[in-house]
Context: one part of a larger RNA
RNA sequence: GGAUGAACGCUAGCGGCAGGCCUAAUACAUGCAAGUCGAACGGGAGGCCCCUCCGGGGGCCGAGAGUGGCGCACGGGUGCGUAACGCGUAUGCAACCAACCCCCGACAGUGGGAUAGCCGGUGGAAACGCCGGGUAACCCCCCAUAGCCCUGGUGGAGGGCAUCCUCCGCCAGGUAAAGCCGAGAGGCGGUCGGGGACGGGCAUGCGUCCCAUUAGCUGGUAGGCGGGGCGACGGCCCACCUAGGCGACGAUGGGUAGGGGAUCUGAGAGGACGGUCCCCCACACUGGUACUGAGACACGGACCAGACUCCUACGGGAGGCAGCAGUAAGGGAUAUUGGGCAAUGGGGGCUACCCUGACCCAGCCAUGCCGCGUGAGGGAAUGAGGCCCUACGGGUCGUGAACCUCUUUUGCACGGGGAUAACGGCGCCCACGUGAUGGGCGCGUGCAGGUACCGUGCGAAUAAGGAUCGGCUAACUCCGUGCCAGCAGCCGCGGUAAUACGGAGGAUCCGAGUGUUAUCC
Numbered sequence: 001g002g003a004u005g006a007a008c009g010c011u012a013g014c015g016g017c018a019g020g021c022c023u024a025a026u027a028c029a030u031g032c033a034a035g036u037c038g039a040a041c042g043g044g045a046g047g048c049c050c051c052u053c054c055g056g057g058g059g060c061c062g063a064g065a066g067u068g069g070c071g072c073a074c075g076g077g078u079g080c081g082u083a084a085c086g087c088g089u090a091u092g093c094a095a096c097c098a099a100c101c102c103c104c105g106a107c108a109g110u111g112g113g114a115u116a117g118c119c120g121g122u123g124g125a126a127a128c129g130c131c132g133g134g135u136a137a138c139c140c141c142c143c144a145u146a147g148c149c150c151u152g153g154u155g156g157a158g159g160g161c162a163u164c165c166u167c168c169g170c171c172a173g174g175u176a177a178a179g180c181c182g183a184g185a186g187g188c189g190g191u192c193g194g195g196g197a198c199g200g201g202c203a204u205g206c207g208u209c210c211c212a213u214u215a216g217c218u219g220g221u222a223g224g225c226g227g228g229g230c231g232a233c234g235g236c237c238c239a240c241c242u243a244g245g246c247g248a249c250g251a252u253g254g255g256u257a258g259g260g261g262a263u264c265u266g267a268g269a270g271g272a273c274g275g276u277c278c279c280c281c282a283c284a285c286u287g288g289u290a291c292u293g294a295g296a297c298a299c300g301g302a303c304c305a306g307a308c309u310c311c312u313a314c315g316g317g318a319g320g321c322a323g324c325a326g327u328a329a330g331g332g333a334u335a336u337u338g339g340g341c342a343a344u345g346g347g348g349g350c351u352a353c354c355c356u357g358a359c360c361c362a363g364c365c366a367u368g369c370c371g372c373g374u375g376a377g378g379g380a381a382u383g384a385g386g387c388c389c390u391a392c393g394g395g396u397c398g399u400g401a402a403c404c405u406c407u408u409u410u411g412c413a414c415g416g417g418g419a420u421a422a423c424g425g426c427g428c429c430c431a432c433g434u435g436a437u438g439g440g441c442g443c444g445u446g447c448a449g450g451u452a453c454c455g456u457g458c459g460a461a462u463a464a465g466g467a468u469c470g471g472c473u474a475a476c477u478c479c480g481u482g483c484c485a486g487c488a489g490c491c492g493c494g495g496u497a498a499u500a501c502g503g504a505g506g507a508u509c510c511g512a513g514u515g516u517u518a519u520c521c
Stems, first nucleotide, its partner, number of pairs: 001521004006517005013372006019365002021330001026328003030325003035070003040067002046061006077283003086208008096200002101196007109143001111141003118133006149174011179188003209255003216246003221243004226238003258280004263272003285306005308319004336362001338361003344358001345356004375406004386397001388395002411458006420448001425443007432435001465510005470491003476505005486493002
C1' cells in the first nucleotide's frame, strides 16, 4: 500500500447493487416451511331445488376422515465429524442400478381374496387402542398366454483384456398386466422386453496441512481356496489353508482441518484463505438399527438406548429450528415473529387448480462497492467586524462572507405513470407437414406499487465531518503545563520559552465518511 462476512470511537443528506451469528453443532415459546389427485376406490356430514297421498320420493352441489397412487431421498440449513478415493483431476466397470421422461417391439385372457372407512360393543385422564359384523378399488392373490426376459443344459460363429464378452439356434423349467375419462373419435394410464437421456454405485493412477521432542505398526491383519451376502466387485462377512502386509519415498501415533471452482495479495514465482454464489462430501438432540421404496439407513419418518424439556387422573404419554421469522444465552459483533405465489423453479393433477419461508419482493444496518448532492458565476486596494499572530508597521482566516446574477440535481407540493405478462383459460382469425402444433386479436391475471420514472410549481432553499501537523509523513505558531498531567506504530517527546502533552488560531489529508483495533499478503 492492498484486502475483510469485521468490530469500536466521532460524524452522517440520498440512491443503486451486494452482504449481514465468524462465538454456543448451546437451549428453544409461537406461527409457518410438503403435499396433491373425486378422471384409482368405497362412501358421504351438510346445503339447495322439484314432487308429495305428508309416510316419503327424485335431482344437483358437496366438506372432513379413510383405502389407493405419486411426491415426501428434491428443494432449504449447517460444517460437528472426516487427513479419507472425502475432494480435485484422469481413467476403468468384460463387476453394477435406474422411478418419472424419450424412442422401439410385444401384450392386457379368466377367476378369487382381504382390509380401512362404516356399523355395533368396549378400554384409557390422555396419547392411543381392542373385539365383532359387513364393504370397494389402479389394494392383494391364483390360473392362462410369453415375442422378449430369467434359470439349467446344449450346438455354432465372431471377438477380446486374465477372469471372459457378443451374436445366431435348440431343449427343459419359470415370471406379466388395471383400469379411468369420454356420446364417440380418442385421451390418460397398465405389463414384459430392448435402446436412450438425466442421475447414481464401485474401483484405480496422480495430487491433497503440521509434529520424528510420534519409529516401528498390524490378527480379518496380508493373500489363497470354498461359500454367504450385495444391484454389483471385494475379508464386506464366514470356515479352512498359507505367513504374510505396511514403514525414513515417513508407516503407526498425535494435532489441526470439510474439499474444489474460486477469493485476497504479489511483477511473477509464491504466500494466505475457502464468508456470499456454484459443484462434491458429511451431518440433522447424542449413539445405534433397520423398515418402506426406483432411490434413504431418511432434518420437519419408524424403533431402541441416553441426556434434556414438557403433560399426567401417577397407570402412562409428548418433543427435537444446523428450514423461515423469532426468543434466551454466549459475544466486540450480525436483521423482520413482514408481503406475494404476479414472475422463475419444484410436487401432485387430463385440466381448472392446490401446495411451495425454494423463490420474487419489501423492512432493518454507511457492513462494503459505485454514483449523486450539500450550489454555480461575479464580487476588494479604505480587504467591514471578530478570533489568532505580531517586530505594533501589519499579517492571516479571505473571494471566504456580505452583495448582485443564475440554476434546481436533491427536497417539498401537485399531476401523469410503466416494462416485468409470456404462459394458462374462454372466444375468434391466420399458417402449415392438420396437431394436445405455431402465430395473432379480444376478455382476464401485478407482490413489489401509484414504487421507479416523467412533467409542473416553490425556493440556495433540506444536507460536513473525521483524523493529523517532531522525523519516517503532506501540514506551525501562540498559550497552558513543568519527567507532572500526558503522548507514542518505530525512533522517542515532557524536569520553565515543548512545532511531539492539553487548548486555540492556522494548515494538511480524506470526505458521507474518517480514524483506531484485529487478521492476511
This is a predicted structure of a 521-nucleotide part of an RNA (small-subunit ribosomal RNA, 5' domain) from an uncultured bacterium. The prediction has a mean pLDDT of 85. The full RNA is in RNAcentral, with records from Greengenes. Its Rfam family is "Bacterial small subunit ribosomal RNA".